[in-house]
This record gives sequence, C1' cells and structure tokens, in this order.
RNA sequence: UCGUGCUAGGUGGGGAGGUAGCGGUGCCCUGAACUCGCAAUCCGCUCUAGCGAGGCUGAAUUCCUCCCGGAGGUCCUGUACCGACGGUCUCUGUCGGCGGUUUCCGAUGUUGAGAGCUGGGUCCUGCGCGGCGGAGAGCCGUGAACCCCGUCAGGUUCGGAAGAAAGCAGCGGUAAGCGGUUAUCUUCGGGCGACGCGGGACUACCUGGCUUGAGUCGGGACCGUUGGAUACGCCGGCGGAAGGGAUCGAGGGGUGGUGCACGG
Repeated sequence: UCGUGCUAGGUGGGGAGGUAGCGGUGCCCUGAACUCGCAAUCCGCUCUAGCGAGGCUGAAUUCCUCCCGGAGGUCCUGUACCGACGGUCUCUGUCGGCGGUUUCCGAUGUUGAGAGCUGGGUCCUGCGCGGCGGAGAGCCGUGAACCCCGUCAGGUUCGGAAGAAAGCAGCGGUAAGCGGUUAUCUUCGGGCGACGCGGGACUACCUGGCUUGAGUCGGGACCGUUGGAUACGCCGGCGGAAGGGAUCGAGGGGUGGUGCACGG
C1' cells in the first nucleotide's frame, strides 16, 4: 500500500411537556433515516440511563470530537397600537322626548282661521212596515171492484097483476191519500232593508245653521331640561402584533481523531 474476514460503532435528530433525573410512546419542528413486542389512570432504566428479540452496514463521504451556521420551539419584556368583550354617560360626538323664544321657511285663511252653541247622519238598541225562506189553510187536478153518496141498464127477489125492494157494472160526485200552486189568508224565523217612529251613546268622522272675528298647522334656528338611547367618547382587564432580551437547537458546511486478524 492492496485484498479478504471480523469487532467497536451506526442504523435519524431536536423543542416543549412529563419526570428526583434519563429515554420511549403521544404533540410540534426539521428530515426521509430497518422489523417485531411494551407504554400516559404510563413503559423501561439509574448519571454507564429505554428494555427484550432479530436484520443491514461497518474503520471511513457513513463512527467520534470541535467550529461555523441557522429552520423552529419555549420564557421574559413590550403599548403611543390592533381586536373582541364587560361596564358607564363626567367629557366629546350622533340620534331622541318635553318646554320656551323668534317669524326664518312652507301650506292654508275675510270666498271666514280658530273658538263657542246647536241639529242631523255614520254607531247601539226596541217597535212597525216591507221583503226573503219555511209551514198550514184556500184553489185546481187526480183519487174507492166491495166494507162512501146519488142515479142505477142488465140480471135477482117479492107479487095473480099493477108495481115494489135490494143492488153489481157504468156514469157523476166526494173522504183519506197523492200532485201542483200566479194572485189570497194565517203563522214561524233571520248575519235581509236607500223605509217610518222611539230610546241610548257621542272618543272620532261627515254635514247644516247661528255668534264672534285673524290666525292655524307643519318644518327649521336658538335656549333650557332629561339618568332617553348610543359610540367615534371614558374606564377595565383579556388576547395579539412589530421590536428587544434569554435559552434549547435540526438539516447543512468545515477541521481533526480513531481498531483487530490473515495473505500479497
């Protein structure tokens, strides 16, 4: 120095949390880096720090130390800021209620504002009238083989005869029943009514008459008042930035170090 075979080692790492401490399962970051069993009401260890069983690689780009670097996480700080939430009306802003002043604007008014008196209607109710509907009567029609009426052919009965009697069918009429009903009468009913009379109530609306005689209504401006409302106001804590500090720190890059046996 080369080849072969072994061994140590390696076969992801980190953060927070948990723990007396160290790892793991679980969460997060980075990365792409074996398998099986155990494990958060935890699992296994003890400063040498996962345990148990297998596989691969293997003395170097791969193992170990040191340095650079920096993803990301955790903690502290941070308010003149942002966000939502809770409270509140002292200030500021916005929007209301009530009262007053002005005549500023509009509308309306001597073709009568407003006020007063009075009548009627709309409203409620009783009666009458009308109308509607129902029922009954009345009227018309129909309607009895016989047990309704009248007349009773034929036939039947009585009689010596004259005649008489009962009486079916038919015809006419009628009772119960059935059907119809313009006008008429009686009675019942109402979520009927351009009607009449009476009583009631009149907040409101419509309308008529009489008296008086100039404003009335609405909007705005200003002032006062109100625990009337609210946020762009005020107070409060919570969360969150940017920034700053501390801490841990992966991938990545660089430097150095590190076995055994045999043979050429």
Molecule: Bacterial large signal recognition particle RNA
Organism: Dehalococcoidia bacterium